[in-house]
RNA sequence: AGAAACUUAGGUUAGUGUCUUAGACCAAGGGCCUUCAAAGCCCUCAGCGGGAGUUAAAAUCUCCCAGUUCCUG
Numbered sequence: 001a002g003a004a005a006c007u008u009a010g011g012u013u014a015g016u017g018u019c020u021u022a023g024a025c026c027a028a029g030g031g032c033c034u035u036c037a038a039a040g041c042c043c044u045c046a047g048c049g050g051g052a053g054u055u056a057a058a059a060u061c062u063c064c065c066a067g068u069u070c071c072u073g
Stems, first nucleotide, its partner, number of pairs: 001072002004069004010026004018056001028044005049065005
């Protein structure tokens, strides 16, 4: 320099146009239980990398930018 894939919560991820309000597990916080703790149960917090476009409707499709990984040289 060229080509490809990916970017969703603090972490790992599901979701490939409308259905459910973006769900799950771990982590964090609170409560119940316990003599205390652990475990268990319940609840809360927390998210679509940034921008533009298409569409009645975008996490999802298109373009640009940024970042990560891998390949070629």